[in-house]
Molecule: Glycine riboswitch aptamer
Organism: uncultured Rhodobacteraceae bacterium
RNA sequence: ACGUCCGCACCGGGAGAGUCCGGUUCAGUUCGGCGCCGAAGGAGCAACCGCCCCGGGAACUCUCAGGCAAACGAACCGGUGCAGGGCG
Numbered sequence: 001a002c003g004u005c006c007g008c009a010c011c012g013g014g015a016g017a018g019u020c021c022g023g024u025u026c027a028g029u030u031c032g033g034c035g036c037c038g039a040a041g042g043a044g045c046a047a048c049c050g051c052c053c054c055g056g057g058a059a060c061u062c063u064c065a066g067g068c069a070a071a072c073g074a075a076c077c078g079g080u081g082c083a084g085g086g087c088g
Stems, first nucleotide, its partner, number of pairs: 002088005007082007018034001020033004035068003041064001042062003048056003
C1' cells in the first nucleotide's frame, strides 16, 4: 500500500398487528377499556461454542418496553465515507 472483519456517520430498501369503543381536548390532545403485532431496546432458553462451578448464545420464545391509517421509528441487507484496532 492492498484485501478483509469490527465500530461510527450518511443514503437507499425495509414487515406485522384495531384510522376499535367510551370520556376528554382547539387539536392528529389526553385518560380508560377490550383485542392484537414483533424486526428498537430488554429478558429466557435451544443447537452449538468456550477458559466448562459457570459463561457466551438466534430471525426461536416472552411481550417489561415499544408498536397496531399516514408520518416517525424499525432488526436486517446493499452502497459510500471516516479515524482506530485485529487478521492476511